[in-house]
Context: one part of a larger RNA
RNA sequence: CUGGGCGUAAAGCGUGCGUAGACGGUUAUGUAAGUCGGGUGUGAAAGCCCCGGGCUCAACCUGGGAACUGCAAUGGAAACUGGCGGGCUUGAGUAUGGCAGAGGGGGGUGGAAUUCCGCGUGUAGCAGUGAAAUGCGUAGAGAUGCGGAGGAACACCGAUGGCGAAGGCAGCCCCCUGGGCCAAUACUGACGCUCAGGCACGAAAGCGUGGGGAGCAAACAGGAUUAGAUACCCUGGUAGUCCACGCCCUAAACGAUGCUCACUAGGUGUUGGGGAAGCGAUUCCUUGGUACCGUAGCUAACGCGUGAAGUGAGCCGCCUGGGGAGUACGGCCGCAAGGUUAAAACUC
Numbered sequence: 001c002u003g004g005g006c007g008u009a010a011a012g013c014g015u016g017c018g019u020a021g022a023c024g025g026u027u028a029u030g031u032a033a034g035u036c037g038g039g040u041g042u043g044a045a046a047g048c049c050c051c052g053g054g055c056u057c058a059a060c061c062u063g064g065g066a067a068c069u070g071c072a073a074u075g076g077a078a079a080c081u082g083g084c085g086g087g088c089u090u091g092a093g094u095a096u097g098g099c100a101g102a103g104g105g106g107g108g109u110g111g112a113a114u115u116c117c118g119c120g121u122g123u124a125g126c127a128g129u130g131a132a133a134u135g136c137g138u139a140g141a142g143a144u145g146c147g148g149a150g151g152a153a154c155a156c157c158g159a160u161g162g163c164g165a166a167g168g169c170a171g172c173c174c175c176c177u178g179g180g181c182c183a184a185u186a187c188u189g190a191c192g193c194u195c196a197g198g199c200a201c202g203a204a205a206g207c208g209u210g211g212g213g214a215g216c217a218a219a220c221a222g223g224a225u226u227a228g229a230u231a232c233c234c235u236g237g238u239a240g241u242c243c244a245c246g247c248c249c250u251a252a253a254c255g256a257u258g259c260u261c262a263c264u265a266g267g268u269g270u271u272g273g274g275g276a277a278g279c280g281a282u283u284c285c286u287u288g289g290u291a292c293c294g295u296a297g298c299u300a301a302c303g304c305g306u307g308a309a310g311u312g313a314g315c316c317g318c319c320u321g322g323g324g325a326g327u328a329c330g331g332c333c334g335c336a337a338g339g340u341u342a343a344a345a346c347u348c
Stems, first nucleotide, its partner, number of pairs: 004319003007302002012316001014201004021194001023192001025088003031082001033081002035077002038074001040072003049065006091191001092188005097182003103177007110154001115149007125136002162169002206247006215241002220236004258315006266293012297304002321348003330341004
């Protein structure tokens, strides 16, 4: 160097964009760097190997050959790879016309409910539990009617649904804005794929400054339970949860399944678009998602099965017994919390 793997055994970076690099559709010409074969030079001797010879044999010594799979210049070949220039349209993209959508950002607005406040009616309970108690209430609670304040979340629709790269996204309206899909033409002419570094995004919790604070609720307090109860249950309750700006950068960030392309039985449902037939109900075809069943095949099994974990190609990431340990040390990042990169002794 080659050889094995990564859904659940160790192993797919949380996700995307993308630099270097790797890889690269079709056609003809020319080139000759890679590639192929020819002769030439060189590849010291010894050793190894082959055939001989000399010590009585052998070790040892010795003659010849082969080999030295390499390198250099040289003349040649042109299929493949590369480089130069030219062409093509199927890969990729652009234009035109439509379509669906909780995709993103900003602004506005609506009703239900909880809580609180005021006023009215009204009287002795309310709340809570397995049962209670703490708590609230005759200074009038709870219940009920009307009015008001404020914050947060949007019942039904709602889905086995949709959108997004992932995280994630849900009342309604307006503004700004990204992506996707479909149909038919036209155009560009390989502009592609992947991606070490890099950059960006990244739930919740947490942090900084300022606001906000209805409900909920770590911490905390009290009441219970219990042998104890730093819990589970109950009554309260502060950070926080919300907003703006700036950080943090983690996760069972999961499909525990990297991305792109090609190929390989079907069936059923659903969602978006298009087409055909029919007066119509409807049926059929096609295309992009999503979900279930299943053939071949794969798999240790479970299961996967045209959305592959099947059959291949390209590129990246990662794994190599358990513990020590995702730790120590060092570096980088961070306000901190900590993150990231990442061992060893020792031990089984």

Predicted 3D model of a 348-nucleotide part of an RNA (small-subunit ribosomal RNA, central domain) from an uncultured Rhodocyclaceae bacterium. The coordinates come from a structure-prediction model, not an experiment, and the mean pLDDT is 92. Rfam family: Bacterial small subunit ribosomal RNA. Gene Ontology terms of the family: structural constituent of ribosome and ribosome. The RNAcentral record of the full RNA draws on ENA and SILVA.